[in-house]
Context: one part of a larger RNA
RNA sequence: CUUACGGUGGAUACCUAGGCACCCAGAGACGAGGAAGGGCAUAACAAAUGACCAAAUGCUUCGGGAGUUGAAAAUAAUAAUAGAUCCGGAGAUUAUAGAAUAGGUUAACCUUUUGAACUGCUGCUGAAUCCAUGGGCAGGCAAGAGACAACCUUGCAAACUAAAACAUCUUAGUAGCCAGAGGAAAAGAAAGCAAAAGUAAUUUCCAUAGCAGCGGCAAGCGAAAUGGGAGCAGCCUAAACCAUGAAAACGGGGUGAUGGGAGAGCAAUACAAGCAUUGUGCUACUACGCGAAGCGGUGGAGUGCUACACCUUAGAUGGAGAGAGUUCAGUAGCCAAAAGUAUCACUAGCUUACGCUCUGACCCGAGUAGCAUGGUACAUGUGGAAUCUUGUGUCAAUCAGCAAGGACCACUUUGCAAUUCUAAAUACUCCUGGGUGACCGAUAGUGAAGUAGUACCGUGAGGGAAGGGUGAAAAGAACCCCCAUCGGGGAGUGAAAUAGAACAUGAAACUGUAAGCUC
Numbered sequence: 001c002u003u004a005c006g007g008u009g010g011a012u013a014c015c016u017a018g019g020c021a022c023c024c025a026g027a028g029a030c031g032a033g034g035a036a037g038g039g040c041a042u043a044a045c046a047a048a049u050g051a052c053c054a055a056a057u058g059c060u061u062c063g064g065g066a067g068u069u070g071a072a073a074a075u076a077a078u079a080a081u082a083g084a085u086c087c088g089g090a091g092a093u094u095a096u097a098g099a100a101u102a103g104g105u106u107a108a109c110c111u112u113u114u115g116a117a118c119u120g121c122u123g124c125u126g127a128a129u130c131c132a133u134g135g136g137c138a139g140g141c142a143a144g145a146g147a148c149a150a151c152c153u154u155g156c157a158a159a160c161u162a163a164a165a166c167a168u169c170u171u172a173g174u175a176g177c178c179a180g181a182g183g184a185a186a187a188g189a190a191a192g193c194a195a196a197a198g199u200a201a202u203u204u205c206c207a208u209a210g211c212a213g214c215g216g217c218a219a220g221c222g223a224a225a226u227g228g229g230a231g232c233a234g235c236c237u238a239a240a241c242c243a244u245g246a247a248a249a250c251g252g253g254g255u256g257a258u259g260g261g262a263g264a265g266c267a268a269u270a271c272a273a274g275c276a277u278u279g280u281g282c283u284a285c286u287a288c289g290c291g292a293a294g295c296g297g298u299g300g301a302g303u304g305c306u307a308c309a310c311c312u313u314a315g316a317u318g319g320a321g322a323g324a325g326u327u328c329a330g331u332a333g334c335c336a337a338a339a340g341u342a343u344c345a346c347u348a349g350c351u352u353a354c355g356c357u358c359u360g361a362c363c364c365g366a367g368u369a370g371c372a373u374g375g376u377a378c379a380u381g382u383g384g385a386a387u388c389u390u391g392u393g394u395c396a397a398u399c400a401g402c403a404a405g406g407a408c409c410a411c412u413u414u415g416c417a418a419u420u421c422u423a424a425a426u427a428c429u430c431c432u433g434g435g436u437g438a439c440c441g442a443u444a445g446u447g448a449a450g451u452a453g454u455a456c457c458g459u460g461a462g463g464g465a466a467g468g469g470u471g472a473a474a475a476g477a478a479c480c481c482c483c484a485u486c487g488g489g490g491a492g493u494g495a496a497a498u499a500g501a502a503c504a505u506g507a508a509a510c511u512g513u514a515a516g517c518u519c
Stems, first nucleotide, its partner, number of pairs: 001516007014469002018440002020437007027429002030146001038096001042051001044075001049070001050057001059091006069077001102111003118144002121139005151182001152180002155177002166216001192199002203230005213221002234421001237365001241252002244249001259364003263358004272352004277348001279346003283342004289334002294308001296306003309326002311315001317329003370394006377387001380406001401416005456463002476503001479490004
């Protein structure tokens, strides 16, 4: 070196108990009635894990209905058709710390002896100082506080980076931090947009369009009208006037742009819509149940092959000793609720509405609009800079009015600010149910298919693993031998033990024994 048989090792192919991405539907619940997330306890019997709380591996009740005392075997001891375990509905218990709330504290403890601390609410009292404010007292199932993945809305607010350097600019009003709300939020019923024609709240998608513009006119930033879809819904108040009242105030009235209302006069009334408070019913959900059709041979085992059949509103899927429509669980289809929840319908209850004519005189949202100055948001960097918004100063008009149409003026067109509410279309997924995959298959896929945010490391913030497969079934090797054990040889089990627990397949590196060859 070659060949043969081995050892070591754990690649490869096969598998999946776990992940990943998305779709549909639901839900977005919680908490002073003590939450989220924890520490300590609880079983006949170690630990960790799930469950549970001194009523502790569970209790009560109402339905379901056959085997049980978690995963987890064995032993022991119980319980169960007089209805257990378990599943579903509704309750009870729920020690300790924690918003943590009697006081304290180094969380899961101490002190005290019963207190809901603080804020808010209601009532009483009445300092300096008349009113008031501060302070004090009392009440009670007592409103708030905390948690929460992303989505949403204010506030505060970067830098690396791009500009081939860098300062305006970009990254970007992004990351991050604070606050707040909801199942969505925000926005929203024209002081709008347009252009001689019109439109008709908001939101969102497609086009307009990388166009018009902005820009050390560099890098880059970047609309809108309009058209087409989704979805459509509109309302409440202030004021004039009237009534009550000493006043504050409250009730009626009134709400829009061909201006309206108030005022004066005339005429007269809906059977409709909404609210979700009462009761009833339908439907759906939260446990179930019924559910077609195959046998012989082969083989360790048949679903394969072979011989002859059958069902199908069911040939989705999975299991079982090898590829199963006809074996099991199911599937198509049908059916069911004592109790609770939701939609809808009906019933009862409550709430809401209108027209014409005349009138110039009363009302139509003030420290507001506007202006000056300093910022800011608008695609628009101060620009000729309109529009929005704001700190400081100043300060109008009331329909014979005011604002806007990109400086400004005239004409003209459009609208009616300084009050408020509003579903749907839209955004997201910590979570629940169902489903899908030219997604992964144990160095992959989540960091995590096993005690996984575990072991371990760090004072700490924090960092953070490895580790899957006996067999169909333990049938897990009685008994004998070598033997301190480990390990091994027989025997036996099994289809197979070179499947023997360091267990399926078992590559390479490395390595042993035997034979041959080279020298």
The part of an RNA shown here (large-subunit ribosomal RNA, domain I) has 519 nucleotides and comes from Ziziphus jujuba. The organism belongs to Ziziphus, within Eukaryota. The coordinates come from a structure-prediction model, not an experiment, and the mean pLDDT is 81.